A computed fold for a 66-nucleotide RNA from a Candidatus Rokuibacteriota bacterium, annotated as Fluoride riboswitch aptamer (crcB RNA motif). Taxonomically the source falls in Candidatus Rokuibacteriota (Bacteria, Bacteria candidate phyla).

[in-house]
RNA sequence: CGUUCCCGGGGCGAUGGAGUCCGCCCGCGACCGCCUCCGCUCGAGGCUGAUGACUCCUGCCGGCGA
Numbered sequence: 001c002g003u004u005c006c007c008g009g010g011g012c013g014a015u016g017g018a019g020u021c022c023g024c025c026c027g028c029g030a031c032c033g034c035c036u037c038c039g040c041u042c043g044a045g046g047c048u049g050a051u052g053a054c055u056c057c058u059g060c061c062g063g064c065g066a
Base pairs, nucleotide, nucleotide: 009026010025011024012023013022016057017056018055019054020053021052033047034046035045036044037043
């Protein structure tokens, strides 16, 4: 100096907050949804979801009842 492993820690997983679990990244990376048109890109148009998953809260949409 490099690599690997262990422990601790930090960050991330298409829209908010929290808990638990899972995955990924860590000296620069993990991450930054889908469909259609155009030969591609760009551009234009359209669509789903507040979860990575589960639970709760908040917000939003639809239906029914009071």
Of the family's consensus pairs, 100% are formed in the model. It was read from a public genome assembly, where an Rfam model found it.